[in-house]
RNA sequence: ACGGGCGUAGCUCAAUUGGUAGAGCGGUGGUCUCCAAAACCACAGGUCGGGCGUUCGAGCCGCUCCGCCCGUGCCA
Numbered sequence: 001a002c003g004g005g006c007g008u009a010g011c012u013c014a015a016u017u018g019g020u021a022g023a024g025c026g027g028u029g030g031u032c033u034c035c036a037a038a039a040c041c042a043c044a045g046g047u048c049g050g051g052c053g054u055u056c057g058a059g060c061c062g063c064u065c066c067g068c069c070c071g072u073g074c075c076a
Base pairs, nucleotide, nucleotide: 001072002071003070004069005068006067007066010025011024012023013022019056027043028042029041030040031039049065050064051063052062053061
């Protein structure tokens, strides 16, 4: 440099070929307990990597940029 894949909550990942953004773990609070753990209940937590576009409507489609991974290649 070229080709391919990936980017969604703190972490690991979903979201039915465009129609309300979710789960588990973790966190916080509560119940329980002498205390803690475990268990149970509740709550918080998101510019969906950035920007632009298409559309009535975009996590999902198009363009572009950024980052990570894999492969091929170039220079030295």
Molecule: transfer RNA
Organism: Bacteroidales bacterium